[in-house]
Context: one part of a larger RNA
RNA sequence: CCUCUGUUAAGGAACUAGGCAAAAAUGUCCUGUAACUUCGGGAGAAAGGACGCCCCCGCGAGGGGGUCGCAGCGAAAAGGCUCUAUCGACUGUUUACCAAAAACACAGGUCUCUGCAAACGCGAAAGCGGACGUAUAGGGGCUGACACCUGCCCAGUGCCGGAAGGGUCAGAGGAGAGGUUAGCGAAAGCAAAGCUUUGAAUCGAAGCCCCAGUGAAUGGCGGCCGUAACUAUGACGGUCCUAAGGUAGCGAAGUUCCUUGUCGGGUAAGUUCCGACCCGCAUGAAUCGCGUAACGAGUGGUCCGCUGUCUCCAGGAUGGGCUCG
Numbered sequence: 001c002c003u004c005u006g007u008u009a010a011g012g013a014a015c016u017a018g019g020c021a022a023a024a025a026u027g028u029c030c031u032g033u034a035a036c037u038u039c040g041g042g043a044g045a046a047a048g049g050a051c052g053c054c055c056c057c058g059c060g061a062g063g064g065g066g067u068c069g070c071a072g073c074g075a076a077a078a079g080g081c082u083c084u085a086u087c088g089a090c091u092g093u094u095u096a097c098c099a100a101a102a103a104c105a106c107a108g109g110u111c112u113c114u115g116c117a118a119a120c121g122c123g124a125a126a127g128c129g130g131a132c133g134u135a136u137a138g139g140g141g142c143u144g145a146c147a148c149c150u151g152c153c154c155a156g157u158g159c160c161g162g163a164a165g166g167g168u169c170a171g172a173g174g175a176g177a178g179g180u181u182a183g184c185g186a187a188a189g190c191a192a193a194g195c196u197u198u199g200a201a202u203c204g205a206a207g208c209c210c211c212a213g214u215g216a217a218u219g220g221c222g223g224c225c226g227u228a229a230c231u232a233u234g235a236c237g238g239u240c241c242u243a244a245g246g247u248a249g250c251g252a253a254g255u256u257c258c259u260u261g262u263c264g265g266g267u268a269a270g271u272u273c274c275g276a277c278c279c280g281c282a283u284g285a286a287u288c289g290c291g292u293a294a295c296g297a298g299u300g301g302u303c304c305g306c307u308g309u310c311u312c313c314a315g316g317a318u319g320g321g322c323u324c325g
Base pairs, nucleotide, nucleotide: 001320002319005316007314010311011310014309019306027051028050029049030048031047036041038145052067053066054065055064056063057062068072080304083301084300085299086298087296088295092104093103108143109142110141111140112139113138114137120129121128122127146291148289151221152220153219156218157217158214159213161211162210165209166208171203172202176198177197178196179195180194183190184189222240223239224238225237226236249283250280261277262276263275264274265273
């Protein structure tokens, strides 16, 4: 010096990114227990008291009296607690070996497909699963308990429906054209039939164009001027554009660049935190919005208790290191 271990005056988080680590609390009985709440809970809330031994009374729980120690759950084992915000309702699941979470799942909600040889999946196929099930069933998508809710836009994209018209594939069709040559012609050339190479019109399905519907489908949800008897602001007006211009909520947010926004609270002092404000760079409603009791080895802030985390270190024990073998 390392390791492991226990102790410490005064102070008590001043340490630090952060109370990380340690300390503290820890049993049983009794008393007592707030907000809030889905009335179950919260709750072991919190906060207090008792605990040995001897004698007496009582069936007993228990009651009365006495007595010893610093200390009576006499050693060991055995929740620290409070307030607040955020996210996720919850118990669960996960990156075997750096992440356990706010991620996944979840009951519940909703959309959609599927009438049974179901849809869908595996498989050249046979066949099997779905299911020895049958729409209160099965598959897929999104959301994610519960409460209150879930606005506007169908122009684009997707999907569903429609079949009048447009146009199109294979195919049908065969006008016309080229090659060849019987024949005709003095020649140039013309040229039947056949064979052959092509080939216009026209008739041809669905998709597509087209017409409509559809948002818990993919998605989207404006700008510029002016205006009230101080000023400021703008209920109001004008104008341009759009498919329609963001409703209820929430809001410097896990979203706010400017920003340590401004005000209030807490501190002696607070870029964090809580409550407000709202000019939302770039919130917003099942990529759900906003609340929410309970729950959480989640995350931020705070108080009490407690401590070698620290002021500031110190001296002990264990095993190494070191010396000898």
This is a predicted structure of a 325-nucleotide part of an RNA (large-subunit ribosomal RNA, domain IV) from a Planctomycetota bacterium. It matches the Rfam family "Bacterial large subunit ribosomal RNA". Its family is annotated with structural constituent of ribosome and ribosome in the Gene Ontology. Model confidence (mean pLDDT): 87 of 100.